Predicted 3D model of a 75-nucleotide RNA (transfer RNA) from a Candidatus Nanoarchaeia archaeon.
Model confidence (mean pLDDT): 82 of 100.
Rfam family: tRNA.
């Protein structure tokens, strides 16, 4: 230098191919219940401008372009 993948909650990820209801799960955090206490268990709460910018569209996490970061391959 060229090619490919990935970027969504504090962490690990699903959803993207095929655009459409308020963006989800597990773990973690917090609150309550339970327990002599802790753990476990049960119930609940909070937490996201979906990497950035631009484009297409009535409508974009999802499609297109550029950039950034990261992983891999080739030279």
């Nucleotide at each position: 230098g060229c090619c490919c993948g990935c970027a969504u909650a504090g962490c690990u990820c699903a959803g993207c191919c095929u655009g459409g209801a308020u963006a989800g799960a597990g773990c973690g955090a917090c609150u309550g219940c339970c327990u002599u206490c802790u753990a476990a268990g049960c119930a609940g709460u909070a937490g996201g401008u979906c990497c950035a910018c631009g484009g297409u569209u009535c409508a974009a996490a999802u499609c297109c372009g550029u950039g950034u970061g990261u992983g891999g391959g080739c030279g």